[in-house]
């Protein structure tokens, strides 16, 4: 010195489980912080807070508690994809 591989945040999607259905959370918008492959930078990616706008599927039993639905709902865990720039790490040559 080539060549390849490995590792994030997260995304999809199965299972369990658990909140909401008397509407939370989700998604959108705009502003501030923040964490983010082993290190260092970084956002069009992702988390928190404000603020704003939209917005919904209940129903059955009758045992007061249950099942069976719906929510671009949480979480955990399997399967899959997975960081840009530069340094570095593991393989052959």
């Nucleotide at each position: 010195a080539a060549c390849a591989g490995a590792g994030u945040a997260g995304g999809u999607u199965g299972u369990c489980u658990a909140c909401g259905u008397a509407a939370a959370g989700u998604g959108c918008u705009u502003c501030u912080a923040g964490a983010u492959g082993g290190g260092a930078u970084g956002u069009c990616g992702c988390u928190a807070g404000a603020a704003g706008a939209c917005g919904a599927a209940g129903u059955g039993a009758c045992u007061u508690u249950c099942a069976c639905g719906c929510g671009a709902u949480g979480g955990a865990u399997g399967a899959u994809c997975g960081c840009c720039u530069c340094c570095g790490c593991u393989g052959u040559u």